Description:
The RNA shown here (Bacterial RNase P class A) has 348 nucleotides and comes from a Lysobacterales bacterium. Taxonomically the source falls in Lysobacterales (Bacteria, Pseudomonadati, Pseudomonadota, Gammaproteobacteria). It was read from a public genome assembly, where an Rfam model found it. Its Rfam family is "Bacterial RNase P class A". Rfam classes the family as a ribozyme.
RNA sequence: CGGCGCUGGGCAAACGGUCGCGGUGGCAACGCCGAGGAAAGUCCGGGCUGCAAAGGGCACGAUGCCAGGUAACUCCUGGGGAGCGAGAGCUCACGGAAAGUGCAACAGAGAACAAACCGCCAGCGGCUCUGCAAGGAGUGCGGGCAAGGGUGAAACGGUGCGGUAAGAGCGCACCGCGGACGUGGCAACACGGACGGCACGGCAAACCCCAUCGGCAGCAAGGCUAAAUAGGGGGAAUGUGGCGCGGCCCGCGUCUUCCCCGGGUAAGCUGCUUGAGACUGGCGGCGACGCCAGAUCCAGAGGAAUGACCGUUCACGACAGAACCCGGCUUAUCGUCCGGCCCGGGUG
Numbered sequence: 001c002g003g004c005g006c007u008g009g010g011c012a013a014a015c016g017g018u019c020g021c022g023g024u025g026g027c028a029a030c031g032c033c034g035a036g037g038a039a040a041g042u043c044c045g046g047g048c049u050g051c052a053a054a055g056g057g058c059a060c061g062a063u064g065c066c067a068g069g070u071a072a073c074u075c076c077u078g079g080g081g082a083g084c085g086a087g088a089g090c091u092c093a094c095g096g097a098a099a100g101u102g103c104a105a106c107a108g109a110g111a112a113c114a115a116a117c118c119g120c121c122a123g124c125g126g127c128u129c130u131g132c133a134a135g136g137a138g139u140g141c142g143g144g145c146a147a148g149g150g151u152g153a154a155a156c157g158g159u160g161c162g163g164u165a166a167g168a169g170c171g172c173a174c175c176g177c178g179g180a181c182g183u184g185g186c187a188a189c190a191c192g193g194a195c196g197g198c199a200c201g202g203c204a205a206a207c208c209c210c211a212u213c214g215g216c217a218g219c220a221a222g223g224c225u226a227a228a229u230a231g232g233g234g235g236a237a238u239g240u241g242g243c244g245c246g247g248c249c250c251g252c253g254u255c256u257u258c259c260c261c262g263g264g265u266a267a268g269c270u271g272c273u274u275g276a277g278a279c280u281g282g283c284g285g286c287g288a289c290g291c292c293a294g295a296u297c298c299a300g301a302g303g304a305a306u307g308a309c310c311g312u313u314c315a316c317g318a319c320a321g322a323a324c325c326c327g328g329c330u331u332a333u334c335g336u337c338c339g340g341c342c343c344g345g346g347u348g
Base pairs, nucleotide, nucleotide: 001344002343003342005341006340007339008338009337010336011335013313014312015311016310017309018308019307021034022033023032024031025030036319040330041329043328044327045326046325047324048218049217050216051215055250056249057248058247060214061213062212063211064210065079066078067077068076069075080094081092082091083090084089095209096208100207101206102203103202117149118148119145120144121143124142125141126139127138128137129136130135157175158174159173160172161171162170176198177196178195181192182191183190184189222270223269224268225267232261233260234259235258236257237256241255242254243253244252277296279294280293281292282291283290284289314317
């Protein structure tokens, strides 16, 4: 210098003026505050609220290498293993297949207590030929084999040497595999030298097993006030019952109450924004994060505010709008800035 190489973090047009809108303080003038990095999807986790200040079991569901972080998580950080990449780096539901059940289309001889289509073999039983005989030659009918070919996603360890009739873990070496042992590590795991002749193929986002976690409902939760709950009809049960209890059982609480028809109310206040808050600095930690100090208040509506116009400037402006609150994940997004690294080339 080049790269449509990798990776981490930030901003989200800027400033000024005028007039509005929601909230709030004030008698008033007027002051102060007023969307996002995703406010989104509602996919996880928690707070909060009610139901037994939520309890036991079954069922069901979720998660699944190890260690840590956190209020908690399916999130995050660090590490291990596997895969991909030349590399920076990226990806992974990554427990158990010697508990059991099951599945494997098509092709293929055979798909799991293996099998023999092509093929290889004359050591063995036949048979044929030859020979006086011993024997020799042939054949693949029986038999032996699984090296080679072929099928398949996958064919019952791989390569080589020995061995053999041909072969075969049949023997050996190396590799792989296995259960122990030793060393290192908190651990996942890694490494090592012996031993075992190979048994134990694959699939668990198939059932299942193991471990851990999960009670249910949600701010239209819930609380207070006002109004109404009238007159009436039907039904159930006084304890083997009703209701709370939204899968079932147990258990607990409560009982003149429950259900149906019919009739009526549907308004105001609260919950509601001070919080596992954001910011600055220091310290600890590889890091996620934690601790301490300082300073600060940053929407709170309820048909629902955050807009319009003017001026200046620029790189000419994307996705998108709070509704109880937080932590994540995922998805959408015009552009632009800062940092770390990789590869290639040049020069010193």